[in-house]
């Protein structure tokens, strides 16, 4: 220098192909249970979906550029 893949909640990740509600587990908070703690049960908070622009009535999802990480080739 060229090519490919990845970036979603504090952490690990699904959803993307085929556009319309963003979820799961752990953690955190509240309550229940217990003599108490853990476990277990119920509820809740928490997301600029890496950034910007574009396409569209509508973008996590499609296109382009940039940033960051990884792999391969030279």
């Nucleotide at each position: 220098g060229g090519g490919c893949c990845c970036g979603u909640a504090g952490c690990a990740u699904a959803g993307c192909u085929c556009g319309g509600u963003g979820g799961u587990g752990c953690g955190c908070c509240c309550g229940g249970c217990u003599g108490a703690u853990a476990a277990c049960c119920g509820g809740g908070a928490g997301g600029u979906c890496a950034u910007g622009c574009g396409u569209u009535c509508g973008a996590a999802u499609c296109g382009c550029a940039u940033c960051g990480g990884g792999c391969c080739c030279a």
The RNA shown here (transfer RNA) has 74 nucleotides and comes from Methanoregula sp. Rfam family: tRNA. By type it is a transfer RNA. It was read from a public genome assembly. Taxonomically the source falls in Methanoregula (Archaea, Methanobacteriota, Methanomicrobia, Methanoregulaceae).